The RNA shown here (c-di-GMP-I riboswitch aptamer) has 88 nucleotides and comes from Candidatus Acetothermia bacterium JdFR-48. The prediction has a mean pLDDT of 86. The sequence was found by an Rfam model in a public genome assembly. NCBI's taxonomy places the organism under Bacteria, Bacteria candidate phyla, Candidatus Bipolaricaulota.

[in-house]
RNA sequence: CAUCCGAAAGGGCAAACCCUUCGAAAGGAGGGGACGCAAAGCCACGGGCCCUCACGUCGUAAGGCGAUAGGGUAGCCGGGUUGCCGAA
Numbered sequence: 001c002a003u004c005c006g007a008a009a010g011g012g013c014a015a016a017c018c019c020u021u022c023g024a025a026a027g028g029a030g031g032g033g034a035c036g037c038a039a040a041g042c043c044a045c046g047g048g049c050c051c052u053c054a055c056g057u058c059g060u061a062a063g064g065c066g067a068u069a070g071g072g073u074a075g076c077c078g079g080g081u082u083g084c085c086g087a088a
Base pairs, nucleotide, nucleotide: 005086006085012037013036017032018031019030020029021028022027035075041081042080043079045078046077047076048073049072050071051070055066056065057064058063
């Protein structure tokens, strides 16, 4: 010095829930709030999970079912990529 690793210190992020807002929904964004997190920084590439307008179908309707363009989740796992500190 690099890699693995994760003690300490300083700092960082922020689940559920509440409010506002965008969206058809899953979910996203902002504020409050902390369950947790050493990549809980970033990327939907592989797998998983979630949603699914329009459409078809059943139904008086509410809604159910089917198939599907697509969308979401990086705090489900893997992979890629960048990165702070430095005890053992």